A computed fold for a 71-nucleotide RNA from a Patescibacteria group bacterium, annotated as transfer RNA. The sequence is in RNAcentral, with records from ENA. The same sequence occurs in records of 2 taxa. Its Rfam family is "tRNA". It is annotated as a transfer RNA. Taxonomically the source falls in Bacteria candidate phyla (Bacteria).
Order: sequence, then structure tokens, then C1' cells
RNA sequence: GCGGGAGUAGUUCAAUGGCAGAACUCCAGAUUUCCAAUCUGUUAAUGCGGGUUCGAUUCCCGUCUCCCGCU
Repeated sequence: GCGGGAGUAGUUCAAUGGCAGAACUCCAGAUUUCCAAUCUGUUAAUGCGGGUUCGAUUCCCGUCUCCCGCU
């Protein structure tokens, strides 16, 4: 330099154009003499910039970071 893949909550992962979800974590409550465990509830996210579309995590372009391969 070229090609391919990945980027979503604090963490690990879903979601193939139509309200962005789960588990763990954090916080609050219940239970307990207290702690732990358990149960309930809550908070929190689409790497960035454009484009297409009534509507974009999803499709297209560029860019950044990481991984793999080729040279």
C1' cells in the first nucleotide's frame, strides 16, 4: 500500500428498514438483628460526519480505532 471483518448500556451479547432488548453491574426498595444470597423496580447505549428513505443499528459514501490476511 491492497483486501476482509468488528465497533450498540460500565461489561458480555441480541436486534437483516417500523417504539433499541437481555444478562451481569450500579442505585433504590422488600426479606434479614446485620451481612451474603434471593425477589421487585429504576438509571444507562447504536464510534464520528454526510447521503438515500415517510422512517436507518440496519442500505450507500467518507473518516477514526481494533483484529486477520496479502504484498